[in-house]
RNA sequence: UGAUAGAGGCGCGAAUGUCAUGAGUCAUCCACCCUUUCAGGACAGGCACCGGGGUGGGUAAAAGGGACAUUUGCCGAGGUUUCGUGUAUUCGCCUGUGGGACACGGAGCCGGGCCGUGGGAGAAUAUCCCCCGGACUGUCGCCCUGAAAGGGGCGGAGCGCUGUCGU
Numbered sequence: 001u002g003a004u005a006g007a008g009g010c011g012c013g014a015a016u017g018u019c020a021u022g023a024g025u026c027a028u029c030c031a032c033c034c035u036u037u038c039a040g041g042a043c044a045g046g047c048a049c050c051g052g053g054g055u056g057g058g059u060a061a062a063a064g065g066g067a068c069a070u071u072u073g074c075c076g077a078g079g080u081u082u083c084g085u086g087u088a089u090u091c092g093c094c095u096g097u098g099g100g101a102c103a104c105g106g107a108g109c110c111g112g113g114c115c116g117u118g119g120g121a122g123a124a125u126a127u128c129c130c131c132c133g134g135a136c137u138g139u140c141g142c143c144c145u146g147a148a149a150g151g152g153g154c155g156g157a158g159c160g161c162u163g164u165c166g167u
Base pairs, nucleotide, nucleotide: 001166002165003164004163005162006161009075011074012073013072014071015070016069017068018067019066027059028058029057030056031055032054033053034052035051042097043096044095045094046093047092078110079109080108081107082106083105084104085103086102087101089099090098111137112136114134115133116132118130119129120128121127139156140155141154142153143152144151145150
C1' cells in the first nucleotide's frame, strides 16, 4: 500500500403481520342557534362558488410515529446538518412565493449504546432528532505496575482497529 475476512452489543437499518394510541378526533347526517354579499387555505394575485361558525344527538375513520413477533440486509452499519437538482404535495381552481415529504448528488459532523438539563418535531407523558454534561463499554497510542494473565492513568477517532494473503 492493495485485496479479503472479521470484532464492539439493549449494535444499526428494512419488510410483513398483530396490537394499542391517534379518537369518539377528521368527516358526514339530523335538529336548533349565530353570522353573512365576504370570508376561507401559510402569504399574494386572479377566477369560480355562495357561504362561514357554534351546541346537542347518530354514524364514524385514516396517516405518520410506537410496542411485540417473524424474516432479512449489515458493522459509516446508519443517523444528522447544509447546499444543489428533481418528483409529487400543501387553497374549490390557476399562477407565484414559502412550508413539509421523498429520491439523487456534493461537502461536513458522529466509535457504540444508556442516563440527564435545555431546545426542536409530535395528538401525546410515547417516540425521534440536536447541542451540552455524566458514568459505562469497545478500539488504538503513550506512561505506570505485574513473572504472566491482567490492572491503573491520560489521550485520539471508524478515512479507525484486528486476522490472512499479496506488492